[in-house]
């Protein structure tokens, strides 16, 4: 320098394939049980889907571009 993979709630992550109402667990708030904490059980807050454009009636999904992170491959030395 070239090639692939990933970036989604505070954490680890599904969702993309084949565009159509953005989740899950843990965390965290509240209540409920409890003598009080854990558990547990019922509800709730939490998101510019990495950042820009473009195509679309419609984009986390298609395309371009920058940014991060990872592996592989060249190049100097």
């Nucleotide at each position: 320098g070239g090639g692939c993979u990933c970036g989604u709630a505070g954490c680890u992550c599904a969702g993309u394939u084949a565009g159509g109402c953005a989740g899950a667990g843990c965390a965290c708030c509240u209540g409920g049980c409890u003598u009080u904490u854990a558990a547990c059980c019922a509800g709730g807050u939490g998101g510019u889907c990495a950042g820009g454009g473009g195509u679309u009636c419609a984009a986390u999904u298609c395309c371009c571009c920058u940014c991060g992170a990872g592996c592989c491959c060249g190049c100097c030395a």
Source information
Predicted 3D model of a 77-nucleotide RNA (transfer RNA) from Candidatus Methanoliparum thermophilum. It matches the Rfam family "tRNA". By type it is a transfer RNA.